Background
This is a predicted structure of a 71-nucleotide RNA (transfer RNA) from a bacterium. It matches the Rfam family "tRNA". Gene Ontology term of the family: triplet codon-amino acid adaptor activity. By type it is a transfer RNA. Its mean pLDDT, the model's own confidence on a scale to 100, is 80.

RNA sequence: UCCGGGUUCGUCUAAUGGUAGCACAGCUGGUUUUGAUCCAGCCGAUCGGGGUUCGAAUCCCUGCCCCGGAG
Numbered sequence: 001u002c003c004g005g006g007u008u009c010g011u012c013u014a015a016u017g018g019u020a021g022c023a024c025a026g027c028u029g030g031u032u033u034u035g036a037u038c039c040a041g042c043c044g045a046u047c048g049g050g051g052u053u054c055g056a057a058u059c060c061c062u063g064c065c066c067c068g069g070a071g
Base pairs, nucleotide, nucleotide: 001070002069003068004067005066006065010024011023013021018054026042027041028040029039030038047063048062049061050060051059
């Protein structure tokens, strides 16, 4: 340099083009003599830019980064 794949809460992982969810973590409360466990609730994310569309995490273009392959 070329080809292919990947990027979503702090972490892991979902989501037929139609309200971005689950689990763990964190926080608050309950339970407990205290802690752990358990129960209830809360918090928090679509890599950047552009395009298509009534509507984009999803489709298209482009850039950064990561992985694999070729030379």